[in-house]
RNA sequence: GGGGCCGUAGUCUAGCAUGGAUAAGGCGCCAGCCUGCGGAGUUGGAUAUCCCCGGUUCGAAUCCGGGCGGUCCCGCCA
Numbered sequence: 001g002g003g004g005c006c007g008u009a010g011u012c013u014a015g016c017a018u019g020g021a022u023a024a025g026g027c028g029c030c031a032g033c034c035u036g037c038g039g040a041g042u043u044g045g046a047u048a049u050c051c052c053c054g055g056u057u058c059g060a061a062u063c064c065g066g067g068c069g070g071u072c073c074c075g076c077c078a
Stems, first nucleotide, its partner, number of pairs: 001074007010027004020058001029045005051067005
């Protein structure tokens, strides 16, 4: 330098192909209940600019373009 894949709460992951409004789940966190206390259980709650910018569209996590980062493969130099 060329190509592939990936980027979504603190963390891991689904959703993406076929756009549909308020983004879902596990673990973790906070509170209530329970308990002598804690754990477990149970109920509720908070936390995501969906990597960034732009475009298309009535509507974008999703489609398109350009970047950034990670990872893998190939090539070049040595």
Molecule: transfer RNA
Organism: Candidatus Thorarchaeota archaeon